This is a predicted structure of a 501-nucleotide part of an RNA (small-subunit ribosomal RNA, 5' domain) from an uncultured bacterium. Rfam family: Bacterial small subunit ribosomal RNA.
Context: one part of a larger RNA
RNA sequence: ACGAACGCUGGCGGCGUGCCUAACACAUGCAAGUCGAACGGGGAUUAUAGCAAUGUAAUCUUAGUGGCGGACGGGUGAGUAACGCGUGGGCAACCUGCCUCACACAGGGGGAUAACACUGGGAAACUAGUGCUAAUACCGCAUGAUAUACCGGGGGGACAUCCUCCUGAUAUCAAAGGGGCAAUCCGGUGUGAGAUGGGCCCGCGUCCAAUUAGCUGGUUGGUGGUGUAACGGACCCCCAAGGCGACGAUUGGUAGCCGAACUGAGAGGUUGAUCGGCCACAUUGGGACUGAGACACGGCCCAGACUCCUACGGGGGGCAGCAGUGGGGAAUAUUGCGCAAUGGGGGGAACCCUGACGCAGCAACGCCGCGUGAAGGAUGAAGGUUUUCGGAUUGUAAACUUUUUUGAUGAGGGACGAAAGAAAUGACGGUACCUCAAAAACAAGCCCCGGCUAACUACGUGCCAGCAGCCGCGGUAAUACGUAGGUGGCGAGCGUUGUCC
Numbered sequence: 001a002c003g004a005a006c007g008c009u010g011g012c013g014g015c016g017u018g019c020c021u022a023a024c025a026c027a028u029g030c031a032a033g034u035c036g037a038a039c040g041g042g043g044a045u046u047a048u049a050g051c052a053a054u055g056u057a058a059u060c061u062u063a064g065u066g067g068c069g070g071a072c073g074g075g076u077g078a079g080u081a082a083c084g085c086g087u088g089g090g091c092a093a094c095c096u097g098c099c100u101c102a103c104a105c106a107g108g109g110g111g112a113u114a115a116c117a118c119u120g121g122g123a124a125a126c127u128a129g130u131g132c133u134a135a136u137a138c139c140g141c142a143u144g145a146u147a148u149a150c151c152g153g154g155g156g157g158a159c160a161u162c163c164u165c166c167u168g169a170u171a172u173c174a175a176a177g178g179g180g181c182a183a184u185c186c187g188g189u190g191u192g193a194g195a196u197g198g199g200c201c202c203g204c205g206u207c208c209a210a211u212u213a214g215c216u217g218g219u220u221g222g223u224g225g226u227g228u229a230a231c232g233g234a235c236c237c238c239c240a241a242g243g244c245g246a247c248g249a250u251u252g253g254u255a256g257c258c259g260a261a262c263u264g265a266g267a268g269g270u271u272g273a274u275c276g277g278c279c280a281c282a283u284u285g286g287g288a289c290u291g292a293g294a295c296a297c298g299g300c301c302c303a304g305a306c307u308c309c310u311a312c313g314g315g316g317g318g319c320a321g322c323a324g325u326g327g328g329g330a331a332u333a334u335u336g337c338g339c340a341a342u343g344g345g346g347g348g349a350a351c352c353c354u355g356a357c358g359c360a361g362c363a364a365c366g367c368c369g370c371g372u373g374a375a376g377g378a379u380g381a382a383g384g385u386u387u388u389c390g391g392a393u394u395g396u397a398a399a400c401u402u403u404u405u406u407g408a409u410g411a412g413g414g415a416c417g418a419a420a421g422a423a424a425u426g427a428c429g430g431u432a433c434c435u436c437a438a439a440a441a442c443a444a445g446c447c448c449c450g451g452c453u454a455a456c457u458a459c460g461u462g463c464c465a466g467c468a469g470c471c472g473c474g475g476u477a478a479u480a481c482g483u484a485g486g487u488g489g490c491g492a493g494c495g496u497u498g499u500c501c
Base pairs, nucleotide, nucleotide: 001499002498004497005496006495007494008493011370012369013368014367015366016365017363018362019328024326025325026324028323029322030321033068034067035066038065039064041062042061043060044059045058046057047056048055049054075281076280077279084206085205086204087203088202089201090200091199094198095197099194100193101192102191103190104189105188107141109139110138116131117130118129119128120127121126147172148171149170151168152167153166154165155164156163157162177186178185179184207253208252209251214244215243216242219241220240221239222238224236225235226234256278257277258276259275260271261270262269263268283304284303285302286301287300306317307316308315309314334360336359337358338357342356343354344353345352346351373403374402375401376400383394384393385392386391407442409437410436411435412434413433417428445490446489447488449486450471451470452469456485457484458483459482460481466473467472
């Protein structure tokens, strides 16, 4: 010093922190939705026409199609000794939805399909067939360049492959509408630039073991190709025989890395909880799909283990999200409140969602602050302990007198955090805070006292019982064991244990 634990004790507040072990298994609830101003339909209500059936319109709502978001946020540290991380560079080898700026454009068509209806199958999960329908869903055609490909001409530059500017021909590829009375607003398509975020490559640094000395076959390099956003044996055919290593290869062990934290005068040593950056993982292993972005924690497929349902044919699941349960363990919290704030997703907005977050609860787990009274008070009371029986000590300590009311209690008032043109809007919370009331009233322990090391006597015990960090105490007067009185230390804590400096 600590994410601590254990023993004894325990009044209050503020701010933090809280499964270090089984990346063990998980009941239950919640943690990612949103848009009706993209689309057709269904339902409800209202108005209106009508005798009614029904029609029309508006509002609300929504299963489905469609869009954006589920790649962020949140968790964990299993794996990883690696361009993983840190730091400094490179990409003449790359991508980038939403956002910003600039330029240009949006013409005209087509065929489907869910929903729905009907008929089936199935215990269920779900699913088959027929028929109907819409779109900002899907597909051609047109137009089209500063895009792409290819063939040319000219200028400039350089870092091997090349880069850049001007210019010509050919070929290829776009689009979508919605709201509003309207003005116009929100969108769509192409290109260029920016911003942001990422991808790849390189120099240097990054634990232990030589009782690990040789390792390597896509291995090392090349031509050509495949693949990718992009370079590359990343992958493939062929060719060559290389490549690494005592400057420690390979093998084995251990480990997420860093900003930082602890310690120290520093150099250094140790650690990597909370907070921040990066990486990896999501029951185990593998795979791709969609997409600007994933090989995707709360998506899909396959296999394994486990578990649940089953009508035995077949199906469902994944808390290393927040709570919570069992288990393991010396040990680590509530199945709480709210979207009021900050931030995120969707939406034109209203708003909806948000166990991110803001708060509250539990725990002396840590740090800090406060209190448990203050002043006076000698007859040095009583009691206790001790005694040489005179006394000494506890000790101004108590009683008693005067006085105060922090915290706790009761009563009254009562916020900031709320910002947007006004209004409205607070989970925390009737909390913090302010005022009044009453009474010293309700609030102290733990360890030690042989030396190191501050602090001593009595009794009990008798190498016993016991103590102990080291030296060592105890065998009949033990300041070292046990108890008591007293002293010393710290104080809502005090000791012990563990680990680091």